[in-house]
Context: one part of a larger RNA
RNA sequence: CGCAGGAAGUUUGAGAGGAUCUAAUUUUAGUACGAGAGGACCAAAUUGGGUUAACCUAUGGUGUAUCAGUUGUUUUUUCAUGAGCAUUGCUGAGUAGCUACGUUAAUAUUUAGAUAAGUGCUGAAAGCAUAUAAGCACGAAACUUACCUCAAGAUUAUACUUCCAUUGAGAGCUGUUCGAGAAGAGGACUUUGAUAGGCUGCAGGUGUAAAGAUGGUAACAUCAAAGCCAAGCAGUACUAAUUGCUCG
Numbered sequence: 001c002g003c004a005g006g007a008a009g010u011u012u013g014a015g016a017g018g019a020u021c022u023a024a025u026u027u028u029a030g031u032a033c034g035a036g037a038g039g040a041c042c043a044a045a046u047u048g049g050g051u052u053a054a055c056c057u058a059u060g061g062u063g064u065a066u067c068a069g070u071u072g073u074u075u076u077u078u079c080a081u082g083a084g085c086a087u088u089g090c091u092g093a094g095u096a097g098c099u100a101c102g103u104u105a106a107u108a109u110u111u112a113g114a115u116a117a118g119u120g121c122u123g124a125a126a127g128c129a130u131a132u133a134a135g136c137a138c139g140a141a142a143c144u145u146a147c148c149u150c151a152a153g154a155u156u157a158u159a160c161u162u163c164c165a166u167u168g169a170g171a172g173c174u175g176u177u178c179g180a181g182a183a184g185a186g187g188a189c190u191u192u193g194a195u196a197g198g199c200u201g202c203a204g205g206u207g208u209a210a211a212g213a214u215g216g217u218a219a220c221a222u223c224a225a226a227g228c229c230a231a232g233c234a235g236u237a238c239u240a241a242u243u244g245c246u247c248g
Base pairs, nucleotide, nucleotide: 001153005164006163007162008161009160010159015150016149017148018147021049022048023047024046025045026044027043033038050107051106052105053104054103055102059100060099061098062097066093067092068091069090070089071086072085073084074083075082112144113143118138119137120136121135170247171246172245173244175189176188177187178186195240196239197238198236199235200234201233202232204229205228206227212223213222214221215220
């Protein structure tokens, strides 16, 4: 821009793409078969491998604005306590998020059609025979379906519902933002409000702060599950989402 008014939501599926994998074990059955040695088809079940997708409850990894320990040095006048630098100084742990080595699911309980090689029925030409000439039937991971995803620019531009027609439906900008994100886009919210921050509580992490008191000659211990804390969960309008503008 189109889909002959403008919108919001739902929807059909022409068509396109993806997937389609494989092994072992057990049962059938030491059966059929075979002198024996050996040893099945068919059918059923279980457990794996490979591939793909989603996810983070648990198991692990990471986690450079979390907590603790600790070395050197500078510094907070001094002690103590902190702060800076030294690869995040080094070390031990670690929430959220992300992630696989992890978990879950699919391939893999499951469809139908028309067929290939092949196998048949009835059956003449050709009194027989013949699956074929007329007719009828079976038959594969291949084909078309079925399964998953996209899909009306499918210009043959689908269908349905609702709203608006200037008293204006609806959309956008600005604003608070996100499990969304390169930018656009998409989702949530904008005081009729829990959208983000703050605060409070909880979960969780670290591991018992400083100061003081008590005990001990002292190191140290106890008061103390302490103190501190990022992303998590909930509550709470304290702060900011005010106001305003544009398209139609």
The part of an RNA shown here (large-subunit ribosomal RNA, domain VI) has 248 nucleotides and comes from Bacteroides sp.
Lineage of the source: Bacteria > Pseudomonadati > Bacteroidota > Bacteroidia > Bacteroides.
It matches the Rfam family "Bacterial large subunit ribosomal RNA".